[in-house]
RNA sequence: AAACUGGAGAGUUUGAUCCUGGCUCAGAACGAACGCUGGCGGCGUGCCUAACACAUGCAAGUCGAACGAGAAUCACUCUUCGGAGUGAGGAAAGUGGCGCACGGGUGAGUAACGCGUGGGUAAUCUGCCCUUUGGUUGGGGACAACAGUUCGAAAGGACUGCUAAUACCGAAUAAGUCGGUCACCUCUGCGGAGGAGAUCGGGAAAGAUUUAUCGCCGAAGGAUGAGCCCGCGUAUCAUUAGGUAGUUGGUGAGGUAAUGGCUCACCAAGCCAAAGAUGAUUAGCUGGUCUGAGAGGAUGAUCAGCCACACUGGGACUGAGACACGGCCCAGACUCCUACGGGAGGCAGCAGUGGGGAAUAUUGCGCAAUGGACGAAAGUCUGACGCAGCAACGCCGCGUGAGUGAAGAAGGCCUUCGGGUUGUAAAGCUCUGUUAAGAUAGAAAGAAAAAGCCUUAGGGCCCUGACGGUACUAUCUCAGGAAGCACCGGCUAACUCCGUGCCAGCAGCCGCGGUAAUACGGAGGGUGCAAGCGUUGUUCGGAAUUAUUGGGCGUAAAGCGUGCGUAGGCGGAUUGUUAAGUCUGAUGUGAAAUCCUGCGGCUCAACCGCAGACGUGCAUUGGAUACUGGCAGUCUUGAGUCCCGGAGAGGAGAGCGGAAUUCCUAGUGUAGAGGUGAAAUUCGUAGAUAUUAGGAGGAACACCAGUGGCGAAAGCGGCUCUCUGGACGGUGACUGACGCUGAGGCACGAAAGCAUAGGUAGCAAACAGGAUUAGAUACCCUGGUAGUCUAUGCCGUAAACGAUGGGCACUAGUCGGUGCGGGUAUUGACCCCUGCGCUGACGAAGCUAACGCAUUAAGUGCCCCGCCUGGGGAGUACGGCCGCAAGGCUAAAACUCAAAGGAAUUGACGGGGGCCCGCACAAGCGGUGGAGCAUGUGGAUUAAUUCGACGCAACGCGCAGAACCUUACCUAGCCUUGACAUGUUAGCGUACGACUCCCAAAAGAGUCCGACCUUCGGGAACGCUUACACAGGUGCUGCAUGGCUGUCGUCAGCUCGUGUCGUGAGAUGUUGGGUUAAGUCCCGCAACGAGCGCAACCCCUACCCUUAGUUACCAGCGGUUCGGCCGGGCACUCUAGGGGAACUGCCGGUUUUAAGCCGGAGGAAGGUGGGGAUGACGUCAAGUCCUCAUGGCCCUUACGGCUAGGGCUUCACACGUGCUACAAUGGUCGGUACAAAGGGUUGCGAAGUCGCGAGGCGGAGCCAAUCCCAAAAAGCCGAUCUCAGUUCGGAUUGGAGUCUGCAACUCGACUCCAUGAAGUCGGAAUCGCUAGUAAUCGUGGAUCAGCAUGCCACGGUGAAUACGUUCCCGGGCCUUGUACACACCGCCCGUCACACCAUGGGAGUUGAUUGGACCAGAAGUCGUCGAGCCAACCUUCGGGGAGCAGGCGCCCAAGGUCUGAUGAGCGACUGGGGUGAAGUCGUAACAAGGUAGCCGUAGGGGAACCUGCGGCUGGAUCACCUCCUUU
Repeated sequence: AAACUGGAGAGUUUGAUCCUGGCUCAGAACGAACGCUGGCGGCGUGCCUAACACAUGCAAGUCGAACGAGAAUCACUCUUCGGAGUGAGGAAAGUGGCGCACGGGUGAGUAACGCGUGGGUAAUCUGCCCUUUGGUUGGGGACAACAGUUCGAAAGGACUGCUAAUACCGAAUAAGUCGGUCACCUCUGCGGAGGAGAUCGGGAAAGAUUUAUCGCCGAAGGAUGAGCCCGCGUAUCAUUAGGUAGUUGGUGAGGUAAUGGCUCACCAAGCCAAAGAUGAUUAGCUGGUCUGAGAGGAUGAUCAGCCACACUGGGACUGAGACACGGCCCAGACUCCUACGGGAGGCAGCAGUGGGGAAUAUUGCGCAAUGGACGAAAGUCUGACGCAGCAACGCCGCGUGAGUGAAGAAGGCCUUCGGGUUGUAAAGCUCUGUUAAGAUAGAAAGAAAAAGCCUUAGGGCCCUGACGGUACUAUCUCAGGAAGCACCGGCUAACUCCGUGCCAGCAGCCGCGGUAAUACGGAGGGUGCAAGCGUUGUUCGGAAUUAUUGGGCGUAAAGCGUGCGUAGGCGGAUUGUUAAGUCUGAUGUGAAAUCCUGCGGCUCAACCGCAGACGUGCAUUGGAUACUGGCAGUCUUGAGUCCCGGAGAGGAGAGCGGAAUUCCUAGUGUAGAGGUGAAAUUCGUAGAUAUUAGGAGGAACACCAGUGGCGAAAGCGGCUCUCUGGACGGUGACUGACGCUGAGGCACGAAAGCAUAGGUAGCAAACAGGAUUAGAUACCCUGGUAGUCUAUGCCGUAAACGAUGGGCACUAGUCGGUGCGGGUAUUGACCCCUGCGCUGACGAAGCUAACGCAUUAAGUGCCCCGCCUGGGGAGUACGGCCGCAAGGCUAAAACUCAAAGGAAUUGACGGGGGCCCGCACAAGCGGUGGAGCAUGUGGAUUAAUUCGACGCAACGCGCAGAACCUUACCUAGCCUUGACAUGUUAGCGUACGACUCCCAAAAGAGUCCGACCUUCGGGAACGCUUACACAGGUGCUGCAUGGCUGUCGUCAGCUCGUGUCGUGAGAUGUUGGGUUAAGUCCCGCAACGAGCGCAACCCCUACCCUUAGUUACCAGCGGUUCGGCCGGGCACUCUAGGGGAACUGCCGGUUUUAAGCCGGAGGAAGGUGGGGAUGACGUCAAGUCCUCAUGGCCCUUACGGCUAGGGCUUCACACGUGCUACAAUGGUCGGUACAAAGGGUUGCGAAGUCGCGAGGCGGAGCCAAUCCCAAAAAGCCGAUCUCAGUUCGGAUUGGAGUCUGCAACUCGACUCCAUGAAGUCGGAAUCGCUAGUAAUCGUGGAUCAGCAUGCCACGGUGAAUACGUUCCCGGGCCUUGUACACACCGCCCGUCACACCAUGGGAGUUGAUUGGACCAGAAGUCGUCGAGCCAACCUUCGGGGAGCAGGCGCCCAAGGUCUGAUGAGCGACUGGGGUGAAGUCGUAACAAGGUAGCCGUAGGGGAACCUGCGGCUGGAUCACCUCCUUU
């Protein structure tokens, strides 16, 4: 100098967000255990379970210097050689002393003065030890041992006899604080204590020896140890609320070392308890230990202090000390011995055994050290202790090598095949020698002495080591012997491959795994720690998740329904006093060890030593007095009283009133009334309903009426009277803190319900009937009983709500309502300003998770009470209290989940709202659905009927065309480097082409021909054979993908940057007012801009101009065969290039002087002119692996390839899409007119000719504005048919043909003749279309040898209707509700059925604990008796005294009986609860959830639930009213 430096978060509820809230993780620790692994040393630690039972050995003895006796052995003497005697010696045993009450173990019991801390003892004891003082005189009688006899199996005794003592007993003497009596002084806590006296009485001792000591006795003091008492502290449960008769106190006595009901007698009736008695459960307490920033929380191994216990229970004896772990007695259980008569035992001492258990060591060495007992001492004893052994159980330290080394080796793994990585890692080279092992040599400290010996008396010297030849040191030898474990989805450091395929498995939480798993298993690689690493368990932490430090309660869990008030808590101003709280100083204590600081010792460290600091506490004492408290006094502002005044559905009772409903009577009157979405039940010709008059009776009080009033809340509403409570305003006076809150307690407390007695008009649970419905125990209707009403008594609950406890104070405003005042002013009502009370709306700051609250706080503070701590189980069970009952109040646990929840956001949805659009509806036209046929699909069938597509958005779809081919399917026959590509090995051959045989074909066999270059060797290309890489796959996965496509939808939307707002998700922009086809445009606006979409730009079409004029055209001119045919022309049409034109440009009206809209003019066209192409962000895991491409998987003499035949064309049936019809707006026959757009050389194919016809022959022309297909048809003109299954309709079938094609059987199209089916306009339902559209008519093209009712295109003829947006469908925008987010095809409730789990009740049953009463009574103390026995003393010798045995009594352990209580186990059966991928019935809730929901209560019902009564908004929508803000 120093002595505590100290605080981190993350994952998980949601589509996303913020909050609330639980669960989980990362840290540290351990007497640990388990798994894998394991080199060394040091220091520690090691039955947490059965206080279960214990074999064996040891753990407490010692003293001959207390005593008698004296074995073995030795010596000597004697000897009859058997032995005897004497001496030494000292074993075993005995008497006696001290010790055995220490040391060692364990934690069962104990919730207690047990422990901790601080005190008291004037209420006590204390062996051995120390100091002081005094004494130690003189006698006596026994009993063990021993000897003899004897009992017993033994353990053990019994009797007789002998004997010593520091054993025992009298006597003498004796100080005193011993006892009694008397009086005095000092102190005091007033109880007593101390001191000094007088007198009477009782009362000690032991000797031994080496002669120097050790002992013994009395007294006083000390030290040590112990006993008792007190203050404070010391676990949980109130679902334990009352307990207690020696109980509480007193007096007296007994007892103890000592106080005391400790015990007893008597007296009194107390004592404890909500500040928790009593009871129950659990537990040894502490220093400390672990954790934590701390405050705290948890814990009480090792070490230390205290307590308790020693097989279980009871008891005393001895002793200084015990009610005694290795002592005694008794009872009990257990074990052992036994001759069955009887005995013995107590490891929770050290080892050890069995058992239990996840689990915890050697039947070791030594007293060398430290300590203890005894002894004068030597010494003996000591499982205390010191050491060693076992165990990675923990902490600490060391090592498993170091340097160099790139060909970046091999091998492994991965790979994009290039490489990467393992990796300087290895090998190799050069070193070192810690450590282990081996060898050699040396070698401790721990030992200090004491005792003893010597001594000059100061002192000096010396024996002794279990560990152990151990630690340690030196030398030599060898890189030699020495690395594992866990993890790698996030949290959390660390990634790939293979296998597996919701399987196997993982998992701390979230969660992985259903064919591409960084999450399972393996591997490679990596990360972390390391002789360990992980797992499990437990504690603290994180957790501010019990919040003192340091939380909350409007909606998340949480304010009692409301008041009155007890205890308690808190309390206005001022003065004085006190000093309890508070603050400060000092003293004592707070054991040591531990923690901390410094220094030191083991090589370091762990570990250890020394010194210090700390110990926040308690006690005593001195001081301070601001604040709080106590005491005393004063005050008026808090609180209250009196007086005056007005307001009010405040309460209780009595009386009165009118309207209405119903009923009764009578009249008028006639067929309906009533009721509903529509009906029916019901009433009515026996006269209803309607209407008039009269009467009866009960209940409720329209308008006024109002976010108006009153009340503590519940609640209170016609009028009048009586009684009565409270608040408020005003004015002064009085009291003088009298106040606030309020655990328990008491009172009030809607509706429903209960009891008794009344009453009952209407309404109306239950109930009945009618409807609705799949059902309808409901909603709707017709009836209807309790009840609703009154009185009295219960009940005590509601969404009893402002979901907001009460009180006081403070903190911007604005505008209302209501009550009472004041002021100015006025004739007055108004108006204006202002005070107090109550009651509303909005709003600043502030608060809040947000919503929101905001002087009526959810703001800022103080005081008091109540309540909360994840969801479910459950406001339930059990228990208790209350109730007539219904039930209420209080109130858990097991088990189960990782969430449950609040507010707000974006979507989606609604049988929510508003606005708008669309052939969406409506208005129209024509269809489909009925028939026959075509075609596609399903289903069925089959060897195969290949595959895909499945609401819209699959189904005349892929297929723009299956007889073979296609073809992917089936059957059969064949091929295997392959039908196809590239490359390589080896060999052979010319390749190419043509032909023949066989076969169903492919395949197979054979013949002919003979190309290019050449240096003549050969080469190139090609073919065959062979081997290898590979080819090939319409095999699987469209849920691994690219690309392409469908759809919402040509709907008007979808986003971004910056800024701003919000904690945030997000919002704003994009909403609003207009307008548009349009997020189109305008205006406004915390937004300003921008992008993808819309529109426009592109194509076709409608008009004009211009250019050009063949193959198109022909006005005028000429010719003509009369055909633009020719000459000619380019005017027109047309063709195809380029331009123009349309922009709300103009006018009027309207609108906001806007955007725009309406009308008009002009114009070919007018408000996007018509049509097309064009498809935002995205949705549907939409479709396609069979177009193509492609990852992965699979097949490889086959899932590949070739070929023939078959199939895709089947057929009871069902559906979709079409064609043709059912006829007269038509059929048939004859005549006749007008297109557009296309196609054509493997082609279109004219004329002519043959055939009834399909078509044949034919071959001109045309590579096409030239020729051909090619005839357009409906239309128009004329004729005929005359309403019928027809001159409609054409299926089907028979026959005969044509064409294509290798081939029309399965299975083509067409023609002719014959046949002539269904069908007479189509049920429910459903489709298309808004103008050149629908409808109708024909034409062309692609595919294609052939095959079209389909598809794609073209033109001809050419309508009707749209009032309008209520409704259906779809969509867009805004808004609202939501328990949905896989987004309503959502979510979700209850019964029933099944499986499993825990739990309540339960006739009872089993053992446990405990209370009360009684019986019983061992051992033992005490008391009493003591006739039996009896050494010491006395004696008169008879005996006495004292004592003992024994008897009895009190108390009392075990045991027994009866009766309670408590908490457990089991329990037929039974109740609900929880959990469980795909069970049943319904649909209760979430949207107005389709009857708004919910709360309380009552009834009913398979179930969710329904209904009645009262209440709440935590109800949507519409309308109205009031208020606020702005203008």
The RNA shown here (small-subunit ribosomal RNA) has 1527 nucleotides and comes from uncultured delta proteobacterium HF0010_08B07. The prediction has a mean pLDDT of 83. Rfam family: Bacterial small subunit ribosomal RNA. Gene Ontology terms of the family: structural constituent of ribosome and ribosome. Taxonomically the source falls in Deltaproteobacteria (Bacteria, delta/epsilon subdivisions).